[in-house]
Context: one part of a larger RNA
RNA sequence: GGCACAUGAAGGAUGCCUUGGCUCUCGGAGGCGACGAAGGACGUGACAAGCUGCGAUAAGCCGUGCGUAGGGGCAAAUACCCGUAUGAUGCGCGGAUUUCCGAAUGGGGCAACCCGGCGCGCGCAGGCGUGCCAUCCGCCUAUGGCGGAAGCGAACCCGGGGAACUGAAACAUCUCACUACCCGGAGGAAAAGAAAACAAAAGUGAUUGCGCAAGUAGUGGCGAGCGAACGCGCAGAAGCCCAAACCGGAGCUGUCGAGGCAGCAUCCGGGGUUGUAGGACCGCCGAUAAAGCUUACACCGUGACGGUUAGCAGAAGGGCCUGGAAAGGCCCGCCGCAGAGGGUGAGAGCCCCGUAAGCGACAACCGUCAGGUGGGCGAGGCGGCACCUGAGUAGUGCGGGACACGAGAAAUCCUGCAUGAACCCGCGGGGACCAUCCCGUAAGGCUAAAUACUACCGAGAGACCGAUAGCGAACCAGUACCGUGAGGGAAAGGUGAAAAGAACCUCGAACAGAGGAGUGAAACAGAUCCUGAAAUCAUGUGCCU
Repeated sequence: GGCACAUGAAGGAUGCCUUGGCUCUCGGAGGCGACGAAGGACGUGACAAGCUGCGAUAAGCCGUGCGUAGGGGCAAAUACCCGUAUGAUGCGCGGAUUUCCGAAUGGGGCAACCCGGCGCGCGCAGGCGUGCCAUCCGCCUAUGGCGGAAGCGAACCCGGGGAACUGAAACAUCUCACUACCCGGAGGAAAAGAAAACAAAAGUGAUUGCGCAAGUAGUGGCGAGCGAACGCGCAGAAGCCCAAACCGGAGCUGUCGAGGCAGCAUCCGGGGUUGUAGGACCGCCGAUAAAGCUUACACCGUGACGGUUAGCAGAAGGGCCUGGAAAGGCCCGCCGCAGAGGGUGAGAGCCCCGUAAGCGACAACCGUCAGGUGGGCGAGGCGGCACCUGAGUAGUGCGGGACACGAGAAAUCCUGCAUGAACCCGCGGGGACCAUCCCGUAAGGCUAAAUACUACCGAGAGACCGAUAGCGAACCAGUACCGUGAGGGAAAGGUGAAAAGAACCUCGAACAGAGGAGUGAAACAGAUCCUGAAAUCAUGUGCCU
């Protein structure tokens, strides 16, 4: 020096564990905000650094309900208090207070700071207290008054704007993709929606979502790719209101013989709402309005029932043995509408919390169904007449875009520029275009449900993870730390059943450390604390050199 074995050191793998995650299901809720939010700053405790709570009434104040013997959060100790008659702490509901910043709103500002104006109250006064004073929009009786908006929020939704990497084995049309991202807007959903629809000689009858049709028909440097519809099955089902004709009123204007007539860019009421056309007006008939329906009407807020926000109650076990400990083993029982689960010194139906079935609210809120008043629907027929039925619209040309459809034979939809009809004997569509036929009635509007999503609350589940896993974060984590900044972003769990967390003694400078003593089942469980692998190191022994 090497190898081997042993005993240690070091280290923290592995096993076991789980307070935390992940993914879903069902239910709830789907918003908060000028009555000042979200989020913060600074305070607040007997002593108080952090977290939590709270706000100068500051780990809290008041009322009320529940609840019971203990309390003064995490979090020990000391001190001092509160409570068990008068019921504290705790939990539910309602209320009070709620500094400063922040939309931040009197003005300013480098957020949590600085500086004002005008009232009112009190004070002799310095002053103290208190209220108001931003902007924009709408309406009105208008130097004013009243109402509204703003800002925040996870995804879902609608609209406006809108890439590139990539794919095409290069690349330009194309694709990625009408995606990412940016902006605006809304709701608990949003959007769409009551045929100028589809279809095809037969018919359907708003919209939305799902399954099929179908990777079909098509489209496509006919490349890569993109990709329907008809129809069928299912979920869910709901249909309505204006504009106009005509009538009336208000206002204005004109005229006048002066409360007459006419006109009108205006406003209001009645009327009316459709394609087998419908309506207005005139005539005739009927009727003069009822049952009933009406949260896709308004208002009233009463009643009943149900639910949510604290809770109540809840069956049944003992002995012996092993052990530190019994829930284990043995023996003998019991309950069960409860043998889900968790805890308890090992593995408990019967020890504890619970579980099944059941019960419960002063108050607040939600839902359902009733009730009242008003409104709407219910509410017509025949004939005549030819008044109305959405215009810079439809269409067309040019340029774009959307349609599965890339300009194509290219219909259909949208529109930037230009042009520009018809008027129900009308007009649009049926994939160039024409005819016949069929379907519909544009240029106004509203509309639940079936559908999408989950930041948040409750209950539950897992051939999900188990601390290098699972969220970045099981732990005081979006922290420490890094960066001028946008931003990036960790590591870090486990004594024991119980602190019983090692009194006392010795060595030592020692509040280091060690040795005794003591606790404990165990201390090689001693706080660098369960288990304690490997690398690495040390010591001892053996063998080899």